[in-house]
RNA sequence: GAUAAUCGAAGAGGUGCAACUGACAUCACUAGCAAUUAUGAGUUAGGCAAAAUGAAGAUUAAUUGUGAAAGGGAAAGUUGCCGAAGCUUGGCCACGCUAAAGGCAUAAGCUGGGCCGUGAUUGAAUAAGUUACGGACUGUCGCGAAUACAAUUCGCGGAGCGCUAUCGACUACA
Repeated sequence: GAUAAUCGAAGAGGUGCAACUGACAUCACUAGCAAUUAUGAGUUAGGCAAAAUGAAGAUUAAUUGUGAAAGGGAAAGUUGCCGAAGCUUGGCCACGCUAAAGGCAUAAGCUGGGCCGUGAUUGAAUAAGUUACGGACUGUCGCGAAUACAAUUCGCGGAGCGCUAUCGACUACA
């Protein structure tokens, strides 16, 4: 020492990620409840079991009246961060069993990031989420070219266990 490796700190990508609160809109002139009329034996969230209920009328349909909520979205605000975080599979929890859904923590695998389009799926929804494929954009590094270093532009490619002429420690080399 603007040489290289290892470890650590601090940072960058930007409509960046996640959590909490949340005006407001939607859910919805819906579900439920009540009354009337008709129907007439079952009904109780996917299935099973148990228990309850039903001719003093279950269920269904129509009319009238009354009339929500959860989940999801979201202006604004606060907090923690840059594998931030998310998804798939496996494990545990809980409901009588099981399916679905939900919660907890971790192992392996995948994804640099947001946006747009198409398909599938969840959903009341054309909102939003997840996933697969595709498209351009963007950040970073490598290779090549413009060209002699850097900077800049273009093309191709890789992945965050990455990147940073930002700093420190230690080892090696000169």

The RNA shown here (Lysine riboswitch aptamer) has 174 nucleotides and comes from Lactobacillus kefiranofaciens. Of the family's consensus pairs, 100% are formed in the model.